[in-house]
Molecule: SAM riboswitch aptamer (S box leader)
RNA sequence: UCCUUAUAAAGAGCGACGGAGGGAACGGCCCUAUGAUGUCCGGCAACCUGCACUUGCAAGGUGCCAAAUCCGACGGUUAAACCGAAAGAUAAGGU
Numbered sequence: 001u002c003c004u005u006a007u008a009a010a011g012a013g014c015g016a017c018g019g020a021g022g023g024a025a026c027g028g029c030c031c032u033a034u035g036a037u038g039u040c041c042g043g044c045a046a047c048c049u050g051c052a053c054u055u056g057c058a059a060g061g062u063g064c065c066a067a068a069u070c071c072g073a074c075g076g077u078u079a080a081a082c083c084g085a086a087a088g089a090u091a092a093g094g095u
Base pairs, nucleotide, nucleotide: 002094003093004092005091006090007089013041015040016039017038021031022030023029026072027071028070042065043064044063047061048060049058050057051056052055069087074084075083076082077081
């Protein structure tokens, strides 16, 4: 890099530094000097893991901490709404 499987409407700071961008990509719609991204600290969760053992405890490896994966984009049912797919994300395994 690619492949497979699983998951996603829950949860997470009124901190420090620092100063203009950010929310994957396209279209929207948003966030942002009442300080963005980022770094540190802090926190959440429990995929792998460990210990008990059928469902708990812990938190070592990851991950995450605006908005449903922020919404749409392709398909289905008139519309709203819902369902599914694609794409992306994370984990575990394989290559």